Background:
Predicted 3D model of a 692-nucleotide part of an RNA (large-subunit ribosomal RNA, domain II) from a Bacteroidales bacterium. NCBI's taxonomy places the organism under Bacteria, Pseudomonadati, Bacteroidota, Bacteroidia, Bacteroidales.
Context: one part of a larger RNA
């Protein structure tokens, strides 16, 4: 992991509540026991005992269809004007373990020191080798001592090293040979030593040369057994089949925030008479926007300018003045969620009327679930007008929606799946190839493969890229541009200055002459002059040209980390952009045949025909079946001429759970047909047990 069996909403109750079915009905009903009988079982009685209903109101006396209150015949406030009750099923509550499984603990009672921690009694071990303390004998020495030496001696938590013990370091082993081990290496090895035997201390206790260590492979409180099925707002898991409807993730409150509790939404039954959409009419309202010399507050330039501050002056007082503030007024401008002299649209309510019979619309009663939401457009708050952020409001989606499209994607874009069909017609997006359908027509544009998706990108800025408009100029009396010629003269303008001579700076009514034309000088150069040059003018030349501006496409900017980066291939009068038109593909939309269910209406006594509308669906609500066992009663049912039960099967019914049939096997019991009880369906629970 598979297969087989097992494996989860049950039973009880004088408990409640709604339903439905049954009986009796102003009543309704017995219990225990007791008597008769029986296979289970029933029957009669049971002081009608009790219960519940037929009468309330009031704290009570009490009164009573009333009655509390209350001075009160007000007024209020409960009630009267009838229907129950007993048993049955069904759903849900309680109250029991109360769908299952599943803690970590708690608290009792005993079990434990053959493991291991101290301890006691008593025994046992520790090759060989090393050092050589005290003391001691001898000589030597001393007066005596003390010292010296040489020997003997044999101390040591003493040294090296086995056995014994332990476990340093490393490889190995790690589904092992081993639930701690093996190799190689190392610690102690006469000692606080090791180690048999017997015996002690016990669970909040023991024991600890202390690590929270050991205490029977178990330790921050051992192990059995009980309490017990502890408790689990938590996590799994929870079994056949069809049809009908169909949420929420939101508000209030919570030692609450993943959990409840009322309210919302959703489902059944009943009862009502609304309900929705448009249209017209009428109401409320202070938003968008716009104002603002309408207020509050906030502001930019100008002007007048009360008042302040500086300054001149004066003994002071006056008084003049001002590159400063600056109240108020006046122009011009121009701001606001918490401004508003205004003031939309939609939305809201309300009558009125037309349309519509929606799984609409109120209410009461069973029965839920949900209370983590989420993505997107639109209107805002937070935040950086970040974020697949984060909180509101709206309307759509997914959550619980499959199909077609976007390459590929819950939440975007068309679109809601009842089944069937080798039929048609479109959405949205597509029509060169992968890929169904146009290398479709016509007209423009792009040269960057830009682009082929619309930010899966691209700004500021930059540029005689190139198309479109429309403005102003010069221009065969000859424009632009090139080329050849002049480009002068008072004069070196004037002032400054070491110099200033067009060309350092500063003045200037920047003049004047000669000229076709030439500034008291465009820009280079020089110390200054020189030199080059322009403006400006004649030639030659022979058609356009020059300025500034709007708009298309395009270009430069343009950088990331494995090979590339339109889905690819590959496309340049496109298969690319922009405009206009034609046709066609394109979904489980629509539609055409045929079925199958549900609800409503119409005729029908009913069956049941016609007809209209519906049939996605998680949580849930409701309905209708189908298997399994067992009981009753049935068929005077089936079976050795073959039950059940296994294997197969292109047959038969049935939407479907399934049911039958046909054929091997088996080899002895089963079944139809109403009803009735349940140990009633399994793919999941790291599910139990066996097998492979």
């Nucleotide at each position: 992991g598979c297969c087989u069996a097992c494996g989860a909403g049950u039973u009880a109750c004088u408990u409640c509540a709604u339903a439905c079915c049954a009986g009796c009905a102003a009543g309704g009903u017995u219990a225990a026991g007791a008597c008769c009988u029986u296979a289970a079982g029933g029957g009669u009685u049971g002081u009608g005992a009790g219960c519940c209903g037929a009468a309330g109101c009031g704290a009570g006396a009490g009164c009573g269809a009333g009655u509390c209150u209350g001075a009160a015949a007000a007024g209020g406030g409960c009630g009267a004007a009838u229907a129950g009750u007993u048993g049955g099923u069904a759903u849900g509550a309680g109250u029991a373990g109360a769908c299952g499984c599943g803690a970590a603990a708690c608290c009792u009672a005993g079990u434990g020191a053959u493991c291991u921690a101290c301890c006691c009694u008593u025994g046992a071990c520790c090759a060989g080798g090393u050092u050589g303390a005290a003391g001691g004998u001898g000589c030597c020495g001393u007066a005596a001592c003390a010292g010296g030496c040489a020997c003997u001696g044999g101390a040591g938590g003493a040294c090296c090293g086995a056995a014994c013990c332990a476990g340093u370091u490393u490889c190995c082993g790690u589904g092992a040979a081993a639930a701690a081990g093996g190799g190689c290496u190392u610690g102690g090895a006469u000692g606080a030593g090791u180690u048999g035997a017997g015996g002690g201390u016990a669970g909040g206790a023991g024991u600890g040369a202390a690590a929270g260590g050991c205490c029977a492979a178990u330790c921050a409180a051992a192990c059995u057994g009980g309490g017990a099925g502890a408790u689990a707002g938590c996590u799994c898991g929870u079994a056949c089949u069809c049809c009908c409807c169909g949420a929420a993730a939101u508000g209030u409150c919570u030692u609450u925030a993943g959990g409840g509790a009322c309210a919302g939404c959703c489902u059944u039954u009943g009862u009502u008479a609304u309900g929705a959409u448009u249209g017209c009419a009428u109401g409320a309202g202070g938003u968008a926007g716009a104002g603002c010399u309408a207020c509050u507050g906030a502001u930019a330039g100008g002007a007048a300018g009360c008042g302040a501050g500086g300054g001149c002056u004066u003994c002071a007082u006056c008084g003049c003045c001002u590159a400063u503030c600056a109240a108020u007024u006046c122009c011009u401008g121009a701001c606001a969620a918490a401004c508003u002299c205004c003031g939309a649209a939609u939305g809201c309510g309300u009558g009125c009327a037309a349309u519509u019979u929606a799984g609409a619309g109120a209410c009461a009663a069973g029965g839920a679930g949900u209370g983590a939401g989420u993505c997107g457009u639109c209107g805002g708050g937070u935040g950086c007008u970040a974020a697949u952020a984060u909180c509101c409001g709206u309307c759509g989606g997914c959550a619980a929606a499959a199909g077609g499209g976007u390459a590929a994607g819950a939440g975007c874009c068309c679109a809601g799946a009842c089944c069937a069909a080798c039929a048609g017609c479109u959405a949205a997006g597509g029509c060169c190839c992968c890929c169904a359908a146009g290398c479709g027509c016509a007209g423009u544009u792009u040269a960057a493969g830009u682009u082929g998706a619309g930010a899966c990108a691209g700004a500021a800025c930059g540029a005689a890229g190139u198309g479109a408009c429309a403005u102003c100029g010069c221009a065969g009396u000859g424009a632009c541009a090139g080329c050849u010629a002049g480009g002068a003269u008072g004069u070196u303008a004037g002032c400054u200055u070491g110099g200033a001579a067009g060309c350092a700076g500063c003045u200037a009514u920047u003049c004047a002459u000669u000229c076709a034309a030439a500034g008291a000088g465009u820009g280079c150069g020089u110390a200054a002059c020189a030199g080059c040059u322009c403006a400006c003018u004649a030639g030659u030349c022979g058609a356009g040209c020059g300025a500034a501006g709007u708009u298309g496409c395009g270009u430069g900017g343009a950088u990331g980390a494995u090979g590339a980066g339109c889905g690819g291939g590959c496309a340049u009068c496109a298969a690319g952009a922009c405009u206009g038109c034609c046709g066609c593909c394109g979904a489980a939309g629509c539609u055409u045949u045929g079925g199958a269910c549900a609800c409503g209406a119409a005729c029908g006594u009913a069956a049941g025909u016609u007809u209209g509308u519906g049939u996605g669906g998680u949580a849930g609500g409701g309905g209708a079946g189908c298997a399994u066992u067992c009981u009753a009663u049935u068929c005077a049912g089936c079976g050795u001429u073959g039950a059940a039960g296994g294997u197969u099967u292109a047959c038969u019914c049935g939407c479907g759970a399934g049911a039958g049939g046909g054929a091997c096997u088996g080899g002895a019991g089963c079944g139809u047909a109403u009803a009735g009880a349940a140990a009633a369906g399994c793919a999941a629970a790291u599910g139990u047990a066996g097998g492979c």

Its mean pLDDT, the model's own confidence on a scale to 100, is 83. The RNAcentral record of the full RNA draws on ENA.